[in-house]
């Protein structure tokens, strides 16, 4: 000087002028004064809650979800820590990370063969024939073989030495794989030691098994005024039974209940088609699992004490226009109930930390 990594800020400022808009305070109205007034993702609607409603949100199975281990959290498929795997020289970074000796399946095409399978070229042995320089060489057949070549993205542990007619865990070291038992840890695992020649290949982001979670619908949810219509037509299923003068009680069947089936419960009607009135105003609606600052604990996410702040509230949908100076010649982009994340897109600055290969001292 360089080329990376991880985290955090701004993302246009200041003056004036008119002009939109919420809230307080003012004026008899008209109006006038004050304090405010789009994000880092408002976007995706991908996940998870506050809230509100359906009577009960009971219980049970399916449907769907998640899946290493311990912690945060209001909870989460989120984040922190920390094992394991991959990638990077590294700082770091990615993981759909439970189970293939429960079972069922897939792996085109090559390959002799793709799972308790198989013998294409070869290797060695025997036998018969044929040739022969007498070493042996060719054919055809039989028998071992799977170490060498081939084919495939994978060929049934791996390297090495021995051994064998030739070969193979056919022995043997190591390395893998399994059992088991010590140490370390909350664990998830990791170390180590014995023992076993051990084959159970690979694929669950196949189907399944396993462990946990697991009512539904949404602010157009919901409540509250006012005001208008047609207490409108039609069709269907269900309408048993005892007791009573009869109102009515009880049993049963049947229907309904804001995904499915089934228990309970609870109500007494259900379903479906036509047609008609209203769609207005209030609230929900913004003080919240709230922000900032210190202190205390934690490796950390966070958690707690103090103390200070009040930060959009529209509704055909508010924040725009010019002038003028800096200075970027600014990109992705506009709240609609609120809040924790997650993915995505993004011009251009600015700060810290760590890392790395050159050189120089």
């Nucleotide at each position: 000087a360089g080329a990376g990594u991880c985290a955090g800020c701004c993302g246009g400022a200041u003056a004036g002028u008119c002009g939109c808009u919420u809230c307080c305070g003012u004026u008899u109205a008209g109006g006038c004064g004050g304090a405010g007034g789009a994000g880092g993702a408002a976007a995706g609607u991908c996940c998870g809650g506050g809230c509100u409603c359906c009577a009960u949100a009971g219980g049970g199975c399916a449907a769907g979800g998640u899946g290493c281990c311990a912690g945060g959290u209001a909870a989460c498929a989120c984040c922190u820590g920390g094992g394991g795997g991959g990638c990077g020289u590294g700082a770091g970074u990615c993981c759909a990370c439970g189970g293939c000796a429960a079972g069922u399946g897939c792996a085109a095409c090559a390959g002799a063969a793709a799972g308790u399978a198989a013998a294409c070229c070869g290797c060695c042995a025997g036998u018969c024939g044929a040739c022969u320089u007498c070493g042996g060489u060719c054919a055809a057949u039989u028998g071992g073989u799977a170490a060498g070549g081939g084919u495939g993205a994978a060929a049934u542990g791996g390297u090495g030495c021995g051994g064998u007619a030739a070969g193979a865990g056919c022995g043997c070291a190591c390395c893998g794989c399994g059992u088991u038992g010590c140490u370390g840890g909350u664990a998830a695992c990791a170390g180590u030691a014995a023992c076993g020649g051990c084959a159970a290949g690979g694929u669950a982001a196949a189907c399944c098994c396993c462990a946990c979670c697991g009512g539904g619908a949404g602010c157009a949810a919901g409540a509250c005024c006012a005001a208008a219509u047609a207490g409108g037509a039609a069709a269907g299923c269900a309408u048993g039974u005892g007791c009573g003068u009869a109102a009515g009680c009880g049993c049963a069947a049947g229907g309904u209940a804001u995904g499915g089936c089934c228990c309970a419960u609870a109500c007494c009607g259900c379903u479906u088609u036509c047609g008609g009135g209203u769609a207005g105003g209030u609230u929900g609606c913004u003080a919240c699992a709230g922000g900032c600052a210190u202190g205390u604990g934690g490796u950390g996410a966070c958690a707690u004490a103090u103390g200070u702040c009040g930060c959009a509230g529209a509704u055909g949908a508010a924040u725009g226009a010019c002038u003028a100076u800096c200075u970027a010649c600014a990109a992705c982009a506009g709240a609609a109930c609120c809040c924790g994340g997650c993915u995505u897109a993004u011009a251009g600055g600015c700060u810290g930390a760590c890392u790395c290969a050159c050189u120089u001292u």

Model confidence (mean pLDDT): 76 of 100. A computed fold for a 361-nucleotide RNA from a Gammaproteobacteria bacterium, annotated as Bacterial RNase P class A.